Context: one part of a larger RNA
RNA sequence: ACAAAAUUAGGGAAUUCGGCAUAUUAGCCCUGUAGCUUCGGCUGAAGGGGUGUCUAUCUUUGUGCGCUUAGAAAUUCGUGUGCAUUGGUAGAUCUCAGUAACAAGGAUGGCCCGACUGUUUAACAAAAACGUAGCCACGUGCUAAUCUGAAAAGACUUGUAUACGUGGUGAGACCUGCCCAGUGGUGGUGUCUAAAACUCCUUUUCAAGGGAGCUAAGGUCCAUCAAACGGCGGGGGUAACUAUGACCCUCUUAAGGUAGCGUAAUGCCUUGUCGUCUGAAUGGCGACGUGCAUGAAUGGUUUAACGAGGUUGUCACUGUCCCAAUUUUGAGCCCUCUGAAAAUAUUGCCUGGUGCACAGACCAGGGACGCCUAGUGGGAAGUGAAGACCUUGUGGAACUUUACUGCAACUUGUUGUUGUAAAUUUAAUUGAAAUGCAUAGAAUAGGUAGGAGCAUCGAAGUUGUCAUUUCGGUGGCAAUGGAGCAACCUUGUAAUACUACCCACUUUAAUUAAAUUUGCUUACUCUUUAGAGGACAGCAGCAGGCGGGCAGUUUGACUGGGGCGGUGCCCUGUCGAAAAGAUAUCGAUAGGACCCAAAGACAAGCUCACCUAGCUUGGAAAUCUAGGGAUGAGUGCGAGGGCAAAAGCUUGUCUAACUGUAUUUUGAAUAGCAAGAAAUGCAGAUAGGAAACUAGGGCCUAGUGAACCCACGUGCUUUUUUAAUAGGAGCCGUGUCUGAUAGAAAAGUUACCCCAAGGAUAAUAAGCUGGUCGCCCCCAAUAGUCCGAAUUGACGGGGCGGUUUGGUAUUUCGCUGUCGGCUCUCCCUAACCUGCGCGUGCAGUAGCGUGCAAGGGUGUCGGAGUUCACGCAUUAAAAGGGAUCGUUAGCUGGGUUAAGAACGUCGCGAGACAGUUUGUAUAAUAUCUACUAGGUGUGUUAUUGUCUGAGUGGAACAACUUUCUAGUACGAGAGGAACGGAAGUUGGGUGCCUCUAGUGAGCAGUUGUUAUAUGGCAGGCUGCAUAGCCACGCACUACAUGGAUAAGAGCUGAAUGCAUCUAAGCUCGAAGCCAUCCGCAAAACGAGACAAUUAAGGCCGCAAAAGAAGAUUGCGUUGAUAGAGCUCUUGUGUAAGAUUCAAGCUCACGCGAGAAUUUCAGCAUAGAGCUACUAAUAG
Repeated sequence: ACAAAAUUAGGGAAUUCGGCAUAUUAGCCCUGUAGCUUCGGCUGAAGGGGUGUCUAUCUUUGUGCGCUUAGAAAUUCGUGUGCAUUGGUAGAUCUCAGUAACAAGGAUGGCCCGACUGUUUAACAAAAACGUAGCCACGUGCUAAUCUGAAAAGACUUGUAUACGUGGUGAGACCUGCCCAGUGGUGGUGUCUAAAACUCCUUUUCAAGGGAGCUAAGGUCCAUCAAACGGCGGGGGUAACUAUGACCCUCUUAAGGUAGCGUAAUGCCUUGUCGUCUGAAUGGCGACGUGCAUGAAUGGUUUAACGAGGUUGUCACUGUCCCAAUUUUGAGCCCUCUGAAAAUAUUGCCUGGUGCACAGACCAGGGACGCCUAGUGGGAAGUGAAGACCUUGUGGAACUUUACUGCAACUUGUUGUUGUAAAUUUAAUUGAAAUGCAUAGAAUAGGUAGGAGCAUCGAAGUUGUCAUUUCGGUGGCAAUGGAGCAACCUUGUAAUACUACCCACUUUAAUUAAAUUUGCUUACUCUUUAGAGGACAGCAGCAGGCGGGCAGUUUGACUGGGGCGGUGCCCUGUCGAAAAGAUAUCGAUAGGACCCAAAGACAAGCUCACCUAGCUUGGAAAUCUAGGGAUGAGUGCGAGGGCAAAAGCUUGUCUAACUGUAUUUUGAAUAGCAAGAAAUGCAGAUAGGAAACUAGGGCCUAGUGAACCCACGUGCUUUUUUAAUAGGAGCCGUGUCUGAUAGAAAAGUUACCCCAAGGAUAAUAAGCUGGUCGCCCCCAAUAGUCCGAAUUGACGGGGCGGUUUGGUAUUUCGCUGUCGGCUCUCCCUAACCUGCGCGUGCAGUAGCGUGCAAGGGUGUCGGAGUUCACGCAUUAAAAGGGAUCGUUAGCUGGGUUAAGAACGUCGCGAGACAGUUUGUAUAAUAUCUACUAGGUGUGUUAUUGUCUGAGUGGAACAACUUUCUAGUACGAGAGGAACGGAAGUUGGGUGCCUCUAGUGAGCAGUUGUUAUAUGGCAGGCUGCAUAGCCACGCACUACAUGGAUAAGAGCUGAAUGCAUCUAAGCUCGAAGCCAUCCGCAAAACGAGACAAUUAAGGCCGCAAAAGAAGAUUGCGUUGAUAGAGCUCUUGUGUAAGAUUCAAGCUCACGCGAGAAUUUCAGCAUAGAGCUACUAAUAG
């Protein structure tokens, strides 16, 4: 020094992130109690007073005993007496203090959040989170909904809508606005879309296959629902000062944020502005409101009570602090015994340098004799843990979703289990019946064939009625009627009576099939006595829909870290590129992913841009004429290269923008490599040209795409069956794609995270650099009345530093603890104060600028985590920096930066935010070195003692105030010094305890308790206090002096006949330097000097002025060293016992707190003295 405690004068939160911790308060009785309120409460609000003991008296309650009344008794009444007990009153009395110890609320005001009691992360979060009663919505009629399970079955529940389940909100009060466009839920449904089954068609048949039709749910569509998920604008103008804008205009939306609240747990800017609290407030509270980004059951606003919640005041209180001190216990330390773990190469100095850029080991210089002990924690980029941050991995996991692909569940259709009856509708077949009007024609001509007849078995006609209609008629039935209708004629494509067959359409009947509806009961289901349901349901198959409920996966690369951004991911030109070739960067610059049936091929002809002159409405510029015009024009598009009887322009004729084949160049320098691009030759067929020839697209260099699958082709080859086809396969060609462009089919989150690797790569630190930053210098415009340089110092220029911020990615990812504060030390100077100077636009005072100088000093407080910055009041001054942004094996842990939670914002979501807020574990026994101390050995050649001082440490002092000088010098005045002298103060340092203060053995009082004790225990509480230790106390602390100097001031004096402080020489000149002063120091290896002496020292024992152990010092019988004893001193404050008194009571026996005397007593005494009683014997 530490841990746990005790006590501290004066101040009283000045401490600190923050009153953390401590202290205060405390029981009971009486009194008294603001404001708020849900009237219950907050409440023990707050505040004030009392409290012991003894004596007496009254009283409450219980009970024992005696006598007595009533009763048979239990019991009861009365009375007396005893014990215990409750509450009061009066008197007496003691103390510093009476709930005397123990036990036992500090109080209160404002605000935020949550209503409350409750619950939670066992072991870092107790909260504002969860829950809660209350409110709301939705589902559910019981074989319920919901949940678990593969199923059987089970929970809810042996409950039944006043019930159960799910979700949201979160007591109460006042309220809860607008939006249905999006997403979702619910309902409806005309069209469209839409699977299997089914029907039909089709591949000659069959089969598989293909097509079409029909169709459920779903989708589409239409409504509705926001206490469903959610959302809730912009611009311009306007009133008679200005400002503002009730008002107006306009764009726009699904609707444009209402009531409230608002710088907030939400506000970036921001320490908003105002007020208030304070000396001072990044704080609190109250307001204001264009609110980055408030807002109404993702509830809004309030709210009594409550809270180990958050925040901010006030009172009280205090060692939190100013500023520390003392004491106790423990541990440490020492002795003896027992005895781990982590860790552990050799080893183990400092400074500077070097080095993968922070070395004990290298280089240089310096230091350094060996060993031990106790400490402190600077270093060993110390130990602990293959970094949790960051990046990477074609690593993992968990979570999310409108990622990809599936699966369950749900739902819909269909088939089976699966029977029966009826009605209706539809379709097909069969039977019956009826109908068939272009025009012309007497007229309602279905078609063909037969046909000259048919009709009394009743024709035409008439009447009635029914059906139909092209409104003319036609047909049926009944009655009447009693003989006609065809052929012939006309018209027309067709000619009629009558018969047969057929077509179309209508009606009807039957059968079959399907659908719908309604029944039935026997499958089946539920209950089981009955009964209920019923071909439904259930189950199973197939098919459609929906489907993060579940699963498996993916979620690119480059990159001056990663992300965001970009594409530098494919291709081209130029520069970079350093005159072969090649050549990088998220280097510079410009492009491409086309276009053109002419902008292509050939041939012929022509010459452009521009300039000059001229005519004309006509101008600078329109068209025309003449001349000049090697490229400046044009060439589809960038750039480069190229091009003039052309590669440009015009005209003519064409399609070579051909087929096949071979090769080369490039792509891709120097191995290999695909697509693509270009070039050359041959053969065929062709275009143009008189021809030579040219032409396989564009004047050249960009304009691009593998395999699989598919489609196409008068293509080629092959194959099953065959008489031939059709079909299949392959090849060739063409087309459709991969821009992450030599080509996976693919979204996110992780702060709940994990693993591997990386200093190949970020954040901190170091290194390098020094744009930025800080400082200095040069030039000297401007200002300064005049005047560059008293002061100011633009535009520019040059440096230094390595305190800012960057850049970089060298060191560290098998780990160098990250902001600020506290503590403590050293250094720098670019000097804030103090010292000495110079200049001044210096009268004095006070300043301004500047030179030398680092000895000393440079502080307190407010808010904020702050560094910084701001503020209040002081001060001589409140300078700036460095030391791994010094300092975490030193402290703190407020901030940053984990796991919980909330707000705003973003996101569909999981979640996210250099946005805000609240909460949240800081390891360890020190091996080496270093430092602070203490010992010891050896050397120095005997021992002991006394010195010297090479060297070394120090600040040992620093500053201020007042006063005299002096109201003087100076100054018009106002003002107003100094040299020198004196006194004091503050800070620093050293020592001490006489005083003061603290602490303190001790003494006394007192509570409770104990066998009443004159004694203990609670290491009780309270008062006082010796020695010692101490500060808040006291004392001391050259203003001295010398030497050498700095800036500066000078003397003499040349170079330079002058001048000149300098060159030679000389004199001054500072808090600075060296001495003087105080320490250490002969291990100063150059190991010193002097004196004395032959002994001395150690062990051992008793000790303290000493002390962790060693050491030091004193003593050891020739002795006062310690203990014990005695005397004194000092502290406390008057012991025990006895006697007397005492309020009163009394049976006068006694009881009685307390008081007085004995008694300045008793007790204690770390101090002083005395005394050998004990121990220092012996060795």